[in-house]
Context: one part of a larger RNA
RNA sequence: CGCAGGAGAUUUGAGGGGGCUUGUCCUUAGUACGAGAGGACCGGGAUGAACAGACCUCUUGUGAUCCUGUUGUCACACCAGUGGCACAGCAGGGUAGCGAAGUCUGGUUAGGAUAAGCGCUGAAGGCAUAUAAGCGCGAAACCUUCCCCAAGAUGAGAUCUCCCAAGCGAAAGCUAAGAAGGGCCGUGGAAGACGACCACGUUGAUAGGCUGGAUGUGUAAGCGUAGCAAUACGUUGAGCUGACCAGUACUAAUCGCCCGUUCGG
Numbered sequence: 001c002g003c004a005g006g007a008g009a010u011u012u013g014a015g016g017g018g019g020c021u022u023g024u025c026c027u028u029a030g031u032a033c034g035a036g037a038g039g040a041c042c043g044g045g046a047u048g049a050a051c052a053g054a055c056c057u058c059u060u061g062u063g064a065u066c067c068u069g070u071u072g073u074c075a076c077a078c079c080a081g082u083g084g085c086a087c088a089g090c091a092g093g094g095u096a097g098c099g100a101a102g103u104c105u106g107g108u109u110a111g112g113a114u115a116a117g118c119g120c121u122g123a124a125g126g127c128a129u130a131u132a133a134g135c136g137c138g139a140a141a142c143c144u145u146c147c148c149c150a151a152g153a154u155g156a157g158a159u160c161u162c163c164c165a166a167g168c169g170a171a172a173g174c175u176a177a178g179a180a181g182g183g184c185c186g187u188g189g190a191a192g193a194c195g196a197c198c199a200c201g202u203u204g205a206u207a208g209g210c211u212g213g214a215u216g217u218g219u220a221a222g223c224g225u226a227g228c229a230a231u232a233c234g235u236u237g238a239g240c241u242g243a244c245c246a247g248u249a250c251u252a253a254u255c256g257c258c259c260g261u262u263c264g265g
Stems, first nucleotide, its partner, number of pairs: 001152001005163007015149004021049007033038001051106005059100004066093005071086006110144003117137004164264001166175003177261001181259004185201005206252003209248005216240002222235005
């Protein structure tokens, strides 16, 4: 821009893409078959491999500053306690998120039309013949069935709901008013390169803060007691705690502006 008014939702599916794999074991059954050796079809069940998708309860990795320990040195006058620098100084753990080595799920089934192949009926050609007319069965291949995209499918589909009837004029149009709805802007997001998408904007829990909890770390500081001291013990599972879960308007989403029309060739 189009889809012959505008708008918000919900959809159909032409068409396209993906998927389609397979082993071993048990049973049927040491049965059928076979002199024996050996050894099934059909059917039922179990468990894997690789691949794919989703997810983070478990396991595990990361987790750049969440907790702790610790070396050297400097600073805060000193002690104590902290902070800076040294690869994040080094070391031990670790929330959320994101991952896999973790967990779950998938290939099915069924139908249609067929290939090779196997048939029924059956003439030409009194027989025979699966074929000439006619009718069946038959495969991981084909078309559906499963998943995803999808009406620019210009062949532009469908359904529901909302909005526009002021004045003049024959009409075109002009004047007044500016609908439904959308955008700008702001707070953000398990959405994201940016647009986009989603949530919220005081009639408010959108983010931050605060409060409570969870989680992680592992018993803070200060004080007391014991010891010459290093240190230990008690207060104390303490203190601290990013992203997690709630609550709470304290802070910021203020006030506003723009587009979009008048019944539709």